[in-house]
RNA sequence: CCAGACGGUCGGAUGGUCGCCUCUUGCCAUGGGGAAACCUGCAAGGGGAGGAAAGUCCGGGCUCCACGGAAACACGGUGCCGGUUAACGGCCGGCGGGGGCGACCCCAGGGAAAGUGCCACAGAAAGCAAACCGCCUAACGGGCUCCGGCCCGCGGCAAGGGUGAAAGGGUGCGGUAAGAGCGCACCGCGCCUCCGGCAACGGGGGUGGCAGGGUAAACCCCACCGGGAGCAAGACCAAAUAGGGGCGACACGCUGGAUUUAUUCAGCAGGCGGGUUUCCGCGCCGACGCCCGGGUAGGUCGCGCUAGGCGUCCGGUAACGGACGUCCCAGAUGAAUGGCCAUCUAUCCUCGCAAGAGGUGGACAGAACCCGGCUUACAGACCGUCUGGCAUU
RNA sequence: GCCGGCUUAGCUCAGUUGGUAGAGCAGUUGAUUUGUAAUCAUCAGGUCGGGAGUUCGAGUCCCCCAGCCGGCACCA
Numbered sequence: 001c002c003a004g005a006c007g008g009u010c011g012g013a014u015g016g017u018c019g020c021c022u023c024u025u026g027c028c029a030u031g032g033g034g035a036a037a038c039c040u041g042c043a044a045g046g047g048g049a050g051g052a053a054a055g056u057c058c059g060g061g062c063u064c065c066a067c068g069g070a071a072a073c074a075c076g077g078u079g080c081c082g083g084u085u086a087a088c089g090g091c092c093g094g095c096g097g098g099g100g101c102g103a104c105c106c107c108a109g110g111g112a113a114a115g116u117g118c119c120a121c122a123g124a125a126a127g128c129a130a131a132c133c134g135c136c137u138a139a140c141g142g143g144c145u146c147c148g149g150c151c152c153g154c155g156g157c158a159a160g161g162g163u164g165a166a167a168g169g170g171u172g173c174g175g176u177a178a179g180a181g182c183g184c185a186c187c188g189c190g191c192c193u194c195c196g197g198c199a200a201c202g203g204g205g206g207u208g209g210c211a212g213g214g215u216a217a218a219c220c221c222c223a224c225c226g227g228g229a230g231c232a233a234g235a236c237c238a239a240a241u242a243g244g245g246g247c248g249a250c251a252c253g254c255u256g257g258a259u260u261u262a263u264u265c266a267g268c269a270g271g272c273g274g275g276u277u278u279c280c281g282c283g284c285c286g287a288c289g290c291c292c293g294g295g296u297a298g299g300u301c302g303c304g305c306u307a308g309g310c311g312u313c314c315g316g317u318a319a320c321g322g323a324c325g326u327c328c329c330a331g332a333u334g335a336a337u338g339g340c341c342a343u344c345u346a347u348c349c350u351c352g353c354a355a356g357a358g359g360u361g362g363a364c365a366g367a368a369c370c371c372g373g374c375u376u377a378c379a380g381a382c383c384g385u386c387u388g389g390c391a392u393u
Numbered sequence: 394g395c396c397g398g399c400u401u402a403g404c405u406c407a408g409u410u411g412g413u414a415g416a417g418c419a420g421u422u423g424a425u426u427u428g429u430a431a432u433c434a435u436c437a438g439g440u441c442g443g444g445a446g447u448u449c450g451a452g453u454c455c456c457c458c459a460g461c462c463g464g465c466a467c468c469a
Stems, first nucleotide, its partner, number of pairs: 001389010012344007020048008031040003050364001054375002057373005062230004068280006075226005080094005095109001096107004110221002115219002117215003132161002134157003140153005169187006188210001189208008234301004244292005250286001253268007270285004294468003308327008345362001348359004394465007403418004412449001420436001422434003442458003446454001
């Protein structure tokens, strides 16, 4: 210098001017809007979009569902091992497999020896294999013979061809009539055992001729996890009305007391209660589900102190954890975070051999209860570590 | 904002134990008719919304995107 791998930061800058939202402090007044709840002024100061605010794919906080525990079942999810965390399907480290010369990258990576299903077409045969082409006649039976053999039958063979995604270990040597783990060597695999490691797993020794092909992002088995809904959750206030009707399923029972004799209270029974069932406890008594019809579409809270940001130190390989210091840093609701001007600049276009000149003018995108991740979109700029190649010293 | 569903030929839709995708209408060509419609015969038209993955093999199973549609307020 060229090509590349990984990680991180930023993502227009500065100034002026006119506005918008919000918070704090002070002042003004008792005003304005509105039916009411409630909202609203002026000044000064502070703050005012993102790395993804997005998709809503996971996990939590928070809130309600009048439920707290145990067991079983169903449903859903996750899936090598260890750690991290509030939690996770995230992250970190390791193991195994695959790719790359390499830095490095990718893997839904438990179980196919519990059982079931499927493996189209092709092919002889696709699951407790199979003789289509092919190879062989050693043995047995028969026929012919020029006695060398030849033919037929009964048979043997998974080596070779062919089909297929896949054909019951692979390569080589021996062996055989031809073959075959039939025998042997190496590799692979199963079982036993020893060593290292928390473990996944790795290494060594022995042994078995090899026995169960694939598919679990098919049912399933094993282990672990999970109640449902979501800020349009939910709480309060104001206004308004037909304070209503229909259907479904369950219950409307007994005893006692009080009194006004049909109400109330107590107990038992019964019913209902965050998928179903059972048990224990608890709560409510009329409660549940669906549909039709009526009214209002107003306000306040929830709502900004957090698993918060930044910095230093310590522990840990790391994810992460701990201590100390420091800061307060958006909160809209027909929805603020902007418009204009000036200077500069990345990019792009035109001209030019070049230096340069002119023009253009900022990617993806915009909070809506909050947080941790993942995924997706993104013009461009910068930094760090490392790899391969070339050149020079 | 939150929660569901759908996407297959020009249009409307089928497509289940995963095995090379069909129907109706519309379209082409021919026959019939004096001609048209109807009818009959025939043919064409699909990378199943897009991209990755599992599998020998994906419209179907899994994941990520894109587009379209629908529902959800409170009070009695």